Context: one part of a larger RNA
RNA sequence: AGCAUUUGGUGGAUGCCUUGGUACAGAGAGGCGAUGAAGGACGUGACACGCUGCGAUAAGCUGUGGGGAGCCGUGAGUAGGCUUUGAUCCGCAGAUUUCCGAAUGGGGAAACCCAAACCAAAUUGGUUUAUCCCGUAAGGGAAGCGAACCCAGCGAACUGAAAUAUCUAAGUAGCUGGAGGAAAGGACAUCAACCGAGACUCCGUUAGUAGUGACGAGCGAACGCGGACCAGGCCAGUGGCCAUUUUGAAAAUAACCAGAAUGAUCUGGAAAGAUCAGCCAUAGUAGGUGAAAGCCCUGUAUGGGUAAUGUUUCAAUUUGGUCCUUGAGUAGGGCGGGACACGAGAAAUCCUGCUUGAACAUGGGGGGACCACCCUCCAAGCCUAAGUACUACUCUGUGACCGAUAGUGAACAAGUACCGUGAGGGAAAGGUGAAAAGAACCCCUAUGAGGGGAGUGAAACAGACCUGAAACCGAAUGCUU
Numbered sequence: 001a002g003c004a005u006u007u008g009g010u011g012g013a014u015g016c017c018u019u020g021g022u023a024c025a026g027a028g029a030g031g032c033g034a035u036g037a038a039g040g041a042c043g044u045g046a047c048a049c050g051c052u053g054c055g056a057u058a059a060g061c062u063g064u065g066g067g068g069a070g071c072c073g074u075g076a077g078u079a080g081g082c083u084u085u086g087a088u089c090c091g092c093a094g095a096u097u098u099c100c101g102a103a104u105g106g107g108g109a110a111a112c113c114c115a116a117a118c119c120a121a122a123u124u125g126g127u128u129u130a131u132c133c134c135g136u137a138a139g140g141g142a143a144g145c146g147a148a149c150c151c152a153g154c155g156a157a158c159u160g161a162a163a164u165a166u167c168u169a170a171g172u173a174g175c176u177g178g179a180g181g182a183a184a185g186g187a188c189a190u191c192a193a194c195c196g197a198g199a200c201u202c203c204g205u206u207a208g209u210a211g212u213g214a215c216g217a218g219c220g221a222a223c224g225c226g227g228a229c230c231a232g233g234c235c236a237g238u239g240g241c242c243a244u245u246u247u248g249a250a251a252a253u254a255a256c257c258a259g260a261a262u263g264a265u266c267u268g269g270a271a272a273g274a275u276c277a278g279c280c281a282u283a284g285u286a287g288g289u290g291a292a293a294g295c296c297c298u299g300u301a302u303g304g305g306u307a308a309u310g311u312u313u314c315a316a317u318u319u320g321g322u323c324c325u326u327g328a329g330u331a332g333g334g335c336g337g338g339a340c341a342c343g344a345g346a347a348a349u350c351c352u353g354c355u356u357g358a359a360c361a362u363g364g365g366g367g368g369a370c371c372a373c374c375c376u377c378c379a380a381g382c383c384u385a386a387g388u389a390c391u392a393c394u395c396u397g398u399g400a401c402c403g404a405u406a407g408u409g410a411a412c413a414a415g416u417a418c419c420g421u422g423a424g425g426g427a428a429a430g431g432u433g434a435a436a437a438g439a440a441c442c443c444c445u446a447u448g449a450g451g452g453g454a455g456u457g458a459a460a461c462a463g464a465c466c467u468g469a470a471a472c473c474g475a476a477u478g479c480u481u
Base pairs, nucleotide, nucleotide: 001480002479003478004477005476006475007474008473009472015466016431017430020402021401022399023398024397025396026395027394028393029391030390031145032144039100040099041098042055043054044053046078047077050074051073061094062093063092064091065090066089070082071081072080105114106113107112115129116128117127118126119125131142132141133140134139149180150178151177152176153175154174160167164214190197191196201228202227203226204225205224211219212218232383233382234381235327239323240322241321242320243319246316247315248314249313250312251311256304257303258302262277263276264275265274266273278295279294280284286298287297288296332356333355334354335353336352337351338350339349342368363378364377365376366375367374418425419424438465441453442452443451444450
């Protein structure tokens, strides 16, 4: 030095676990904001670094309901307190709520600087003072934030066409404005076909059909049928709708309460395990308890529970507002665009920038150029629930979803540490034990680190920790050289 065996170190795989995620389902809620939001800064504790809570009344104040023995968040420590005269805690309602932020007295490099007027007054202090809109005024409103869904305006390119220009991607992404719990649409100047249907929206089908298309790539209906849901109203009135006042009725709702039934023996550190013998069940979902518990604990089934000037619904009632009379610079035409599945085409239909421009129910529109006949409907006014879309948020539940390199980026002081001028990027990191019983005391040592005894414990090769694979590094023994 090599090989083998044994035994260690290192390392943190694997197994087991789960406080966290994830996808859905059923409900709820669908907004917050000048009564100052969302989001922050700074403070606030006896001692206080982060998080949490709160705001100079600052881990809190008041009232009220619940609850019933402990409590002073995480947080373990010391000190000091509170509490059956009912604390801590939970629900509801209120008070306080610094500074910044729409930020709004003026300014500003956010959390800072500088005012004016009035009130009060020893001082501290309090209130008001932005802009726009409506209104004579008094006064009222708006703004800003928020995940997706919705409507409207503006509107790409990569890409595909195996190149590329029409075309496609796509009216997508993006930007902007606006609204609601949904939005939009909506009560036929609609379809149909000589039979008839009867608002709108959504789904399935019709159908990748008819069409459209450098007839390329592609794009792509409708009628009809089957479903979901169904609702019609108004324009001068005995009316509808909206808001509002008052009264009455009903319902739901918080914290929370009651809530059945088991013992012994054995093994063991521990019984919920095994054995024997019982019991409850409108409760054998689940979690915990020293291993695996219907009957030990929390619960579960079931039943109960109530304040408010709160919430919702309905009915009656008061007051106010609104609704413009059948829709003319309209329909239609021309030019140029756009939308319709339809690229100007034989191109109807719809919208309109410019320009023209009717009829008046004895009338007008449509039925895919256009004309006739026929059929059908009545534009140029308004409102309208449900079926449909979505889920930042709350509650409950479920999973042939994950189980710490997985699952959210984040199970831990995570959008943290750290990086970047900035926009922005963005980690790693879980597990002692049933219980800290967290190793008194002694020894080596530097009043170390680390270790050896002792002690606790079922176990300490469970000692800052479950298990503890491999790579890698030692030691001992044997063999070989």
Model confidence (mean pLDDT): 81 of 100. The part of an RNA shown here (large-subunit ribosomal RNA, domain I) has 481 nucleotides and comes from an uncultured SAR116 cluster alpha proteobacterium. Its Rfam family is "Bacterial large subunit ribosomal RNA". It was read from a public genome assembly.